Record summary: Predicted 3D model of a 480-nucleotide part of an RNA (small-subunit ribosomal RNA, 3' major domain) from uncultured Syntrophobacter sp.
Context: one part of a larger RNA
């Protein structure tokens, strides 16, 4: 100087407390451990691994296993020889890949001799190739403490020196934020601001919107018409403790008030200092070293990654009456669409099929775009008209192909489950809870995941003694 203390002081954070809803019990989905296996590919392991890499494992993916093939190789550059031998179609054979035969088609320049470049076959070797090892050799990227308020430097001064001072102190703040003081005076990286979304207004602009106003209407902004409103999307305005009162050191600031759509960082996002964990990643990529080279490379078929006595994590659905079922009536937003979204109409109980209008989309479609909601009816507390697992049967769709191993539909079947021990998690407001909708990936989908969107919409916070994490000062130390 740090680190540490079941030392002290001060102060924060859904850290506790107050409150609401969960997890832990059930069924199931998913990840992991374990076990099993020919293989169940690999990585990730307290917080910060475990719906994580996976924003899509039937084949492919795929790295694993079994079997069958290849050896200058699936891929790159160079040399020699031959040639269009490439591509497409048919075909005996084969599990497929490969391979044999037949047919057909076939580049550019040209002095028409040919040459060259792509391309294909054969050959030789230089080499290719490796998701093989080492993240304790690395780059890059990332997690984490933590959006915590800290981390440093120059000059000066003090100290023999390590170092200190500044950065401590008194206030204050979300903040090393600002003020005052001070052997310090300044500065840098951080904080804040500048950026985006959202909340109010104005201007500009109207193939969306509007009976606001007029006309017309087969009544739908449908039509004529009009940019007022809504909206859209660009430019601006607006909030700065600016104003008033009080407190305070004539300070910074704090408390209250006015005006205002909005206050005191308005709400949300992006943004992550010096560093820590030899944290994570050699399997995104790159890369040193080591290793393999008729195999640890490469092609193909089938299997596996989906196994199942168990154990754990994260979700979903429930255990019902603030509910289930039936009928009727409403009200969104974000996004997506051409090998796509697919309307009207028709068929089917349904998944879906036929059909093809319109739309590269403020115009058409999914999509009447929602569901919770509201109104009416029914059930009458029961393992039930709760709950839907499981299983049997029949189907639909995608795809070469749904046995291993897809989703969905219909009929039947109806399991466990009566609010969950010890323990444990999230959340302070348009939040929790609850309700549906969209998207990426994607042929399809094991999505109940993830990322977004809107609808309805709470309770509670006395307080900082205690648990956890953190910041500053101080103290002790046999630790570095």
């Nucleotide at each position: 100087u740090g680190a540490c203390g079941g030392g002290g002081g001060c102060c924060c954070g859904c850290a506790c407390a107050a409150g609401c809803g969960g997890u832990g019990g059930a069924g199931u989905a998913u990840g992991u451990g374990g076990u099993u296996u020919a293989a169940u590919u690999c990585g990730a392991c307290g917080c910060a691994a475990c719906g994580c890499g996976a924003a899509g494992a039937a084949c492919c993916u795929u790295a694993c296993c079994u079997g069958g093939g290849c050896u200058u190789g699936a891929c790159a550059u160079c040399c020699c020889c031959g040639g269009a031998c490439u591509g497409c179609u048919c075909u005996g054979g084969a599990a497929a890949c490969a391979g044999g035969g037949a047919g057909u088609u076939c580049c550019c320049c040209u002095u028409c001799g040919g040459g060259g470049g792509a391309c294909c076959g054969g050959g030789a070797g230089a080499c290719a190739g490796g998701u093989g090892c080492u993240g304790c050799a690395u780059g890059g990227c990332u997690g984490u403490c933590g959006u915590c308020a800290g981390c440093u430097c120059g000059u000066g001064u003090c100290g023999u020196g390590a170092g200190a001072u500044g950065u401590u102190g008194g206030g204050u703040u979300a903040a090393g934020u600002c003020c005052c003081g001070c052997a310090a005076c300044g500065a840098g990286c951080g904080c804040a601001a500048c950026c985006c979304c959202u909340g109010c207004c104005u201007u500009u602009a109207g193939u969306u919107g509007c009976c606001a106003u007029c006309a017309u209407u087969u009544c739908g902004g449908g039509u004529g018409g009009g940019c007022a409103c809504u909206c859209u999307a660009a430019a601006g305005g607006g909030a700065c403790u600016g104003c008033c009162g009080g407190u305070g050191u004539g300070a910074a600031a704090c408390c209250g008030g006015a005006g205002g759509a909005a206050g005191g960082u308005g709400g949300g996002g992006a943004u992550g200092a010096c560093g820590u964990c030899a944290a994570g990643u050699c399997a995104u990529c790159a890369u040193g070293g080591c290793c393999c080279u008729u195999a640890u490379g490469u092609c193909c078929a089938g299997g596996g990654c989906g196994a199942c006595a168990c154990a754990c994590g994260u979700g979903c659905u429930a255990c019902a009456a603030u509910g289930g079922c039936c009928g009727g009536c409403a009200c969104a937003a974000c996004g997506g669409g051409a090998a796509g979204c697919g309307a009207a109409g028709g068929g089917g109980c349904g998944a879906c099929c036929c059909g093809g209008a319109g739309c590269g989309g403020a115009u058409c479609c999914a999509a009447u775009c929602a569901a919770a909601g509201c109104c009416g009816g029914u059930c009458c507390c029961a393992g039930u008209u709760c709950g839907g697992a499981u299983u049997g049967g029949a189907g639909u769709c995608u795809g070469c192909a749904a046995c291993c191993c897809g989703a969905c539909u219909c009929c039947a079947u109806g399991a466990a489950g009566c609010u969950g021990g010890a323990a444990u998690c999230g959340c302070u407001a348009g939040u929790a809870a609850u309700c549906g909708c969209g998207g990426a990936u994607c042929a399809g989908c094991c999505a109940a995941g993830c990322c977004g969107c809107g609808g309805u919409g709470a309770a509670u916070a006395c307080g900082u003694u205690c648990c956890c994490g953190g910041g500053c000062c101080u103290u002790g130390u046999a630790c570095a």